Context: one part of a larger RNA
Molecule: large-subunit ribosomal RNA, domain IV
Organism: Candidatus Altiarchaeota archaeon
RNA sequence: UUCAGUCUAGGGAAGUCGGCAAAUUAGCUCCGUAACUUCGGGAUAAGGAGUGCCUAUCCAGUGAUGGAUAGGUUGCAAUAACAAGGGGAGUCCGACUGUUUAAUAAAAACAUAGGUCCCUGCAAAUUCGUAAGGAUGUGUAUAGGGGCUGAUACCUGCCCAGUGUCGGUACGUGAAGUUUCGGUUCAACGGAAUUAAGCGCCGAUAAACGGCGGGGGUAACUAUGACCCUCUUAAGGUAGCGAAAUGCCUUGCCGCUUAAUUGGCGGCCUGCAUGAACGGUUUAACGAGGCUCCCACUGUCCCAGACUGAAGCUCG
Repeated sequence: UUCAGUCUAGGGAAGUCGGCAAAUUAGCUCCGUAACUUCGGGAUAAGGAGUGCCUAUCCAGUGAUGGAUAGGUUGCAAUAACAAGGGGAGUCCGACUGUUUAAUAAAAACAUAGGUCCCUGCAAAUUCGUAAGGAUGUGUAUAGGGGCUGAUACCUGCCCAGUGUCGGUACGUGAAGUUUCGGUUCAACGGAAUUAAGCGCCGAUAAACGGCGGGGGUAACUAUGACCCUCUUAAGGUAGCGAAAUGCCUUGCCGCUUAAUUGGCGGCCUGCAUGAACGGUUUAACGAGGCUCCCACUGUCCCAGACUGAAGCUCG
C1' cells in the first nucleotide's frame, strides 16, 4: 500500500449522479394504530410499555405445564450471545402472483384473468407431412383456431374518399377451349361469337390498415370571442387528460417545498407534435421498478485516527 473487519469526540448527507456503502430497527407479550379502500385490506401501519432470577399467594389443567398479583434481588445491558422489519409522505409506470436476455439488462418488456373482432356445422376452421397419415380431439359453437387490447370502475366520439375484407351485379371488360366466317391443295394465320375467376360498377365494414383543417370579422374600456362569413375535406379531434416516460421554444407562468431548487408536487393551457381497445381517464392492493421530500440513523463527508487478521514489500 491492498483486501477483510472493529471502534471513534463534536457535527449529522455538508459527501455523491443518487444515502451507493454502512449504521439504525429487529424476537415475544400488552396497549395503540391514520389517509385511502374494490370493505378483503391498508397493518408488524405509525407510536408506546414490558421482558432476567428468587419467594409467597391464587387461578386453569388428570398431568407435563401455562398464567395472574405482591414482594425481593444482580448487572452497563435480561429476545444481554446467535438469530432478528428502519419508518413515513407525494408522484410516474405496470392492476395483482408469475415469466425473461444460461455468462453485462428482471424492467415500465412478456404473460395474465377480463374485453372485443374474425374464421369454423365437423371428413370443420387452423396446422405438420410429397403422400399415406398425424396434432387440435376420442373435443363439437358455453367448442376449437387466429388478431388486437390487457384486473376492476367510468367510458370508447366523427370519417368507408384511399388500402383491405365481405356481399351483390341488368351491364362493360375478360385466357385457353368450343362454334363460325375468311384463307390455304391441306395447314399456318386472320376476323367474329360464346365465356370462368378477376377487375370495372353497386353496397356494407374502423375493438379492419388507417385518418380526424385553414383564413377573416364580431359584445357599450380593453381583452377575449358564445356568434357570423368564407375556402376546403371522406371526416375536420368529441369526452377526457395535458410543459406529460409525449412540450421544440423551456429553467413556460403561478403556488408549495429550500437560506438558495434546470428538481419534486399541485394548478394553468399558448398540445413544435395528447386523445379514446397502436385504447382514454382513474384506481385500493402489490413492486429487489423510476423520481422527489421528511424523521431516525450513521466515518458518505468535515478529517482523519487507532486497532485486528490476511496479502504484498524489505531483511535474515